[in-house]
Transfer RNA from Marinobacterium sp., 74 nucleotides, folded computationally.

């Protein structure tokens, strides 16, 4: 210098093709149950969905440029 994939909750991810209420599982919290731990049941909290603009009635989703990290070429 040219292409690809990734970016969504404290981690690990779906959710994107096909726009329409942002979700699993771990872990945090709180009740229960046990002398207590651990486990197990029930509930809660926790996300400007990498940053910017466009399109839309509406955008994690579609368009455009940017930053960051993998790769793959030269």
């Nucleotide at each position: 210098c040219g292409g690809a994939g990734c970016a969504u909750a404290g981690c690990g991810c779906a959710g994107c093709c096909u726009g329409g209420u942002a979700g699993c599982g771990c872990a945090u919290c709180u009740g229960c149950u046990u002398u207590g731990g651990g486990a197990g049941c029930a509930g809660a909290g926790g996300g400007u969905c990498g940053c910017a603009g466009g399109u839309u009635c509406g955008a994690a989703u579609c368009c455009u440029g940017c930053u960051g990290c993998u790769c793959c070429g030269a």
Description
It matches the Rfam family "tRNA". Rfam classes the family as a transfer RNA.